[in-house]
Molecule: c-di-GMP-I riboswitch aptamer
Organism: Sedimentibacter saalensis
């Protein structure tokens, strides 16, 4: 310097839930709470999947993302510590 990765300090995040705002809704934000997390940091102006269906469409069953989800998978950028 590559690679794999044990432990420690210090620090970061915040899952469910609950109110409080927004939102047609999925969902987002605040605040409390911590289930976890070595990228749970950033990207959908990268793909997949996964939920929603105002609005088009449909006689209706229903289809549709141009709305969301990086804490579903993979990619991309970019990062702290650190034995053997």
């Nucleotide at each position: 310097g590559a690679u794999a990765u044990a432990a420690a300090u210090g620090g970061g995040c915040a899952a469910a839930a609950c109110u409080g705002a927004u939102g047609a809704a999925a969902a987002u934000u605040a605040g409390u709470g911590a289930c976890g997390c070595a990228a749970a940091g950033c990207u959908u102006u990268g793909a997949a999947g996964u939920c929603u269906a105002a609005g088009g469409c449909a006689c209706a069953c229903g289809c549709u993302a141009u709305g969301a989800u990086u804490g579903u998978u993979c990619g991309g950028c970019u990062g702290c510590a650190a034995a053997a």